[in-house]
Molecule: transfer RNA
Organism: Candidatus Altarchaeota archaeon
RNA sequence: GGAGCCGUGGUCUAGUUGGUUAUGACGUCGCUCUCACACAGCGAAGGCCGGGAGUUCGAAUCUCUCCGGCUCCA
Numbered sequence: 001g002g003a004g005c006c007g008u009g010g011u012c013u014a015g016u017u018g019g020u021u022a023u024g025a026c027g028u029c030g031c032u033c034u035c036a037c038a039c040a041g042c043g044a045a046g047g048c049c050g051g052g053a054g055u056u057c058g059a060a061u062c063u064c065u066c067c068g069g070c071u072c073c074a
Base pairs, nucleotide, nucleotide: 001073002072003071004070005069006068007067010026011025012024019057028044029043030042031041032040050066051065052064053063054062
C1' cells in the first nucleotide's frame, strides 16, 4: 500500500431479506428470606447501537467517509 471481518448498557451477547420508544446472561442497587453472610426469589437503574453524512414514510440493519481492533496479501 491492497483485501476481508468486526465495533450494541460496566463485561459478554441476540437482533443484520429495514417496520411497535434494542434481547438475554453476569455484574451493580433495593426489597424478601437469615442471628448474620451466602444461595434463592422479586423489582429497579444503566445502551438509542464507534463518529459524521446520505438513501427512505421509516435505519442497529442499506450506501459513503472517518476512527479503532483483528486477520490475510505485498